[in-house]
RNA sequence: CCAGGCCGCCGGGCGGUCGCGGUGUUGCUCGACAACUGCCGGGCGGCAUCGAGGAAAGUCCGGGCUCCGCGGGACAGGGCGCUGGGUAACUCCCAGGCAGCGCGAGCUGACGGAAAGCGCACAGAAACAUACCGCCUACCCGUUCCGGCCGUGCUUGUCGCGGCCGAGGACGGCGGCAAGGGUGAGAUGGUGCGGUAAGAGCGCACCAGCGGUCGGGUGACCGGCUGGCUGAGCAAGCCCCGCCUGGAGCAAGACCAAAUAGAGAGGCAAUGGCUCGUCCCGGGCCGCCUCCGGGUAGGUCGCACGAGGCGGCGGGUAACCGUCGUCCCAGAUGGAUGACCGCCACCGGACGCGCGACACAACUCGUGGCGUCGGGUACAGAACCCGGCUUACAGGCGGCCUGGCAUU
Numbered sequence: 001c002c003a004g005g006c007c008g009c010c011g012g013g014c015g016g017u018c019g020c021g022g023u024g025u026u027g028c029u030c031g032a033c034a035a036c037u038g039c040c041g042g043g044c045g046g047c048a049u050c051g052a053g054g055a056a057a058g059u060c061c062g063g064g065c066u067c068c069g070c071g072g073g074a075c076a077g078g079g080c081g082c083u084g085g086g087u088a089a090c091u092c093c094c095a096g097g098c099a100g101c102g103c104g105a106g107c108u109g110a111c112g113g114a115a116a117g118c119g120c121a122c123a124g125a126a127a128c129a130u131a132c133c134g135c136c137u138a139c140c141c142g143u144u145c146c147g148g149c150c151g152u153g154c155u156u157g158u159c160g161c162g163g164c165c166g167a168g169g170a171c172g173g174c175g176g177c178a179a180g181g182g183u184g185a186g187a188u189g190g191u192g193c194g195g196u197a198a199g200a201g202c203g204c205a206c207c208a209g210c211g212g213u214c215g216g217g218u219g220a221c222c223g224g225c226u227g228g229c230u231g232a233g234c235a236a237g238c239c240c241c242g243c244c245u246g247g248a249g250c251a252a253g254a255c256c257a258a259a260u261a262g263a264g265a266g267g268c269a270a271u272g273g274c275u276c277g278u279c280c281c282g283g284g285c286c287g288c289c290u291c292c293g294g295g296u297a298g299g300u301c302g303c304a305c306g307a308g309g310c311g312g313c314g315g316g317u318a319a320c321c322g323u324c325g326u327c328c329c330a331g332a333u334g335g336a337u338g339a340c341c342g343c344c345a346c347c348g349g350a351c352g353c354g355c356g357a358c359a360c361a362a363c364u365c366g367u368g369g370c371g372u373c374g375g376g377u378a379c380a381g382a383a384c385c386c387g388g389c390u391u392a393c394a395g396g397c398g399g400c401c402u403g404g405c406a407u408u
Base pairs, nucleotide, nucleotide: 001404002403003402004401005400006399007398008397009396010395012344013343014342015341016340017339018338020051021050022049023048024047025046026045027044028043029042030041031040033038053379057390058389060388061387062386063385064384065249066248067247068246077245078244079243080242081241082096083095084094085093086092097111098109099108100107101106112240113239117238118237119234120233132181133180134177135176136175140173141172142171143170144169145168146166147165148164149163150162151161152160153159154157189207190206191205192204193203194202208230209229210227211226212225213224214223215222216221253301254300255299256298262292264291265290266289267288268287272286273285274284275283276282308327309326310325311324312323313322314321315320345377346376347375349373350372351371352370353369354367355366356365357364
């Protein structure tokens, strides 16, 4: 210098002019109470102060908080699944083991169980019990050919017929094999040597797995020795095992409380109107005032001091924890946190200058420099709060590490 890995951080700054929301204070004004001075509330101003994020996002996990539910147990349903630790908790984080990937720094991981059971398309002979092609003929049986021996016949021959034997050939049957071919994601440990009729953990060596045993580690697991023990794969199919698990969510929920309505209570006025077909009696409804309960509009709280931020020290490999100091840091409810201008910063582009390369020049190429011009500065906006995960993001900074090239 080039290419990469991991961890952490920032994500515009300053000034001016307008504008918005919260809080405090102050002025004017309006309204209720009370009364000449207070108090409460509204509106409009002045001043002071505070005012988005690393993801405020997706709402995917976990908790706080609130309300509802709840005799006990079991099942169902859902979630999770190597080990140890962290935490309020987690499916998160840290450290480790194992497996896979990478030359490496490192990265990735639904990572319990396939000897409880079920299921697994197509192909294939066979997917838990099989032999299609193929290999073999040691054992048993048959046919035929060949060889030998014995008996017998005559036409005396390298002859015929019969019998026996062969550690001879060919074919077949009964069988043996699971090496090789072929099918498949997967064929019953792998490679090699021996062995065998051919084969096979049948025997042996090495490797893989499983079991036993010894040692190390808190543990996952690792290492040594040993037993031929070798029963495929899929559980991100059902299933089995272990652990966890009530529901809804701040529009939760609590309080204050108009107007209107009330088949709530009391009082007043009147003896009225309507109605039970008409009259009498009796009953019901209709008026005004006061109180009353629930509760709508509206308002207040919840709601901003918190598993809080920053710094120091201590413990821990780390996640994290403890302690001391310091700080107070948005709170809207149609929802504020912005707009414009100037300067600066940063990043690309074009042009010019400078510098370097090939002897020089030109051309060309390159550029940790300078200037000019013209651009760009992202993703995105709190709504009860917090811990995570995931996703989006112009661009920039720092630390540690790996591989390569060059120079010393």